[in-house]
Molecule: SAM riboswitch aptamer (S box leader)
Organism: Bacteroidota bacterium
RNA sequence: AUUUUAUACAGAAGAGCUGAGAGAACAGGCUCGAUGACGCUCUAGCAACCGACUCACCGGAGGAAAGGUGCUAAUACCUGCCCCUUAAACAGGGAAUUAUAAACU
Repeated sequence: AUUUUAUACAGAAGAGCUGAGAGAACAGGCUCGAUGACGCUCUAGCAACCGACUCACCGGAGGAAAGGUGCUAAUACCUGCCCCUUAAACAGGGAAUUAUAAACU
């Protein structure tokens, strides 16, 4: 990197360094940002995918958080394509794309 499966309206921030853009990509909106964002490091925390433990016994259930990941503004910030609704919208559902985990090649 490919493919498959699962999840994505819950949850969880301080310090130091840096210094101009950032919120995946494109477009439109909106937001964050020199009262220092984004990023990096450390510490802390959240969650419970894997692993570990107990029960069950091959479907699974439970509670914990030492290990491997992940995450800690806004629903994946919102919309874009399709369906539904409507006078037009809003709202609702689905897809696509993306992210993360586990497995496969």